[in-house]
RNA sequence: AUCUUUUUAGUAUAAAGUUAGUAUCAGUGAUUUCCAAUCACCAGGCCUUGGUUAAAAUCCAAGAAAAGAUA
Numbered sequence: 001a002u003c004u005u006u007u008u009a010g011u012a013u014a015a016a017g018u019u020a021g022u023a024u025c026a027g028u029g030a031u032u033u034c035c036a037a038u039c040a041c042c043a044g045g046c047c048u049u050g051g052u053u054a055a056a057a058u059c060c061a062a063g064a065a066a067a068g069a070u071a
Stems, first nucleotide, its partner, number of pairs: 001070007010024004018054001027041004047063005
């Protein structure tokens, strides 16, 4: 320098255009003499900006970050 891939909650990971889920962690409560475990509830998210569409995490473009291949 060229090309490819990835980016979703604190962490990991789904959702192949039609209200963004799960596990774990955190918080509250129940249980327990206490802790742990268990059970219930609860908070927390689509990398950014535009475009297409009735509708975008998803499709397109340009950026940002990370990883890789070639030279």
A computed fold for a 71-nucleotide RNA from Pama pama, annotated as transfer RNA. It matches the Rfam family "tRNA". About the family: Transfer RNA (tRNA) molecules are approximately 80 nucleotides in length. The RNAcentral record of the sequence draws on ENA. It is recorded under the gene name trnG.